RNAcentral holds the sequence, with entries from ENA. This is a predicted structure of a 99-nucleotide RNA (Bacterial small signal recognition particle RNA) from a bacterium. Its mean pLDDT, the model's own confidence on a scale to 100, is 76. A source record names the gene ffs. Rfam family: Bacterial small signal recognition particle RNA. Rfam classes the family as a non-coding RNA gene. The literature on the family includes a 2016 paper in Proc Natl Acad Sci U S A by Righetti et al., "Temperature-responsive in vitro RNA structurome of Yersinia pseudotuberculosis". The family is grouped with related families in Rfam's "SRP clan".
[in-house]
RNA sequence: AUUUGUACCCCAUUCAAGUAGAGAACUGUGAACCAGGUCAGGAGCGGAAGCUAGCAGCCUUAAGCAGUAUCGCUAUUGUGAGUGGUAAGUGCAAGUCCC
Numbered sequence: 001a002u003u004u005g006u007a008c009c010c011c012a013u014u015c016a017a018g019u020a021g022a023g024a025a026c027u028g029u030g031a032a033c034c035a036g037g038u039c040a041g042g043a044g045c046g047g048a049a050g051c052u053a054g055c056a057g058c059c060u061u062a063a064g065c066a067g068u069a070u071c072g073c074u075a076u077u078g079u080g081a082g083u084g085g086u087a088a089g090u091g092c093a094a095g096u097c098c099c
Base pairs, nucleotide, nucleotide: 001096002095003094004093005092006091007090008089010085011084012083013082014081015080016079017077018076019075020074021073023071024070025068026067027066028065029064035060036059037058038057043052044051045050
């Protein structure tokens, strides 16, 4: 100097990991009145038996809020691994040639 192989680098792709987001699921909370149920007290109707509406309270929830180790989705990366590709550079190994 050159050849081959390999690693790094570049690109693509696949799987995983991290981060973030909204959604579903679950849990909690959640309505003075304009949700529902039950409606003490009291009120009204009735000769009476009873009936009616219904405040507070309680219960169940809607919207909303909070949380979660779950489910998948989207985005992203100074992360890890695999596969493939392309030109050239660098490193390493071996061979050949020249000095």